[in-house]
Parts: sequence; C1' cells; structure tokens
RNA sequence: GGGCGCUUAGCUCAGUUGGUAGAGCAACUCAUUUACACUGAGAAGGUCGCAGGUUCAAGUCCUGCAGCGCCCA
Repeated sequence: GGGCGCUUAGCUCAGUUGGUAGAGCAACUCAUUUACACUGAGAAGGUCGCAGGUUCAAGUCCUGCAGCGCCCA
C1' cells in the first nucleotide's frame, strides 16, 4: 500500500425486509433477613465510533475518516 470483518447501555452481545433501540450480567432502590448472601419486585442507564449523503423516515442503504482484528504485498 491492497482486501475482508468488527465498532449499539459500565461489560458481553441481539436488532429479520429501512418504520417506537433491546436482552443477560454489573451497579442503584424496595421487599425478605438481627445483619449479609440468595431470591423476588422496581426504576435508571444510549449523540447506535465520527462526518456527510439518499429517504416522508436510517442502528440498518451509500461515501469519506478513525480505532481494533485477520489476510496479502
């Protein structure tokens, strides 16, 4: 230098054909307990890597850039 893949909640990851962004774990609150743990219930947490484009509508499609990984040179 070229090719491919990935980037979504604190962590690990879903998200189908473009149409209200989700799960598990963690942390928080409540119940339970003398207390802790376990268990149950609840609530919170997101500029979907960045910028632009297409569209009535973009996490999803297109372009550029960045980071990480693999392969080729």